A computed fold for a 72-nucleotide RNA from a Candidatus Parcubacteria bacterium, annotated as transfer RNA.

RNA sequence: GGGUGGCUAGUUCAGUGGUAGAACGCACCCCUGAUAAGGGUGAGGUCGUAGGUUCGAUUCCUACGCCACCCA
Numbered sequence: 001g002g003g004u005g006g007c008u009a010g011u012u013c014a015g016u017g018g019u020a021g022a023a024c025g026c027a028c029c030c031c032u033g034a035u036a037a038g039g040g041u042g043a044g045g046u047c048g049u050a051g052g053u054u055c056g057a058u059u060c061c062u063a064c065g066c067c068a069c070c071c072a
Base pairs, nucleotide, nucleotide: 001071002070003069004068005067006066007065010024011023012022013021018055026042027041028040029039030038048064049063050062051061052060
């Protein structure tokens, strides 16, 4: 230099055009003599950045950034 894949909650990951979700973690409550386990409720996201397409973009297109890998 060229190519491929990835970037979404604190962490690990779903979601492939129509209001953004799960598990674990966190806060509070229930349960218990107490703890653990279990149950319930809740907080937490400019979906890497900037443009484009579209009535509508996390999703499609382009460029850039970062990470991993391959070729040279």
RNAcentral holds the sequence, with entries from ENA. The organism belongs to Candidatus Parcubacteria, within Bacteria. Model confidence (mean pLDDT): 83 of 100. It matches the Rfam family "tRNA". Rfam links the family to the GO term triplet codon-amino acid adaptor activity. Rfam describes the family as follows. Transfer RNA (tRNA) molecules are approximately 80 nucleotides in length.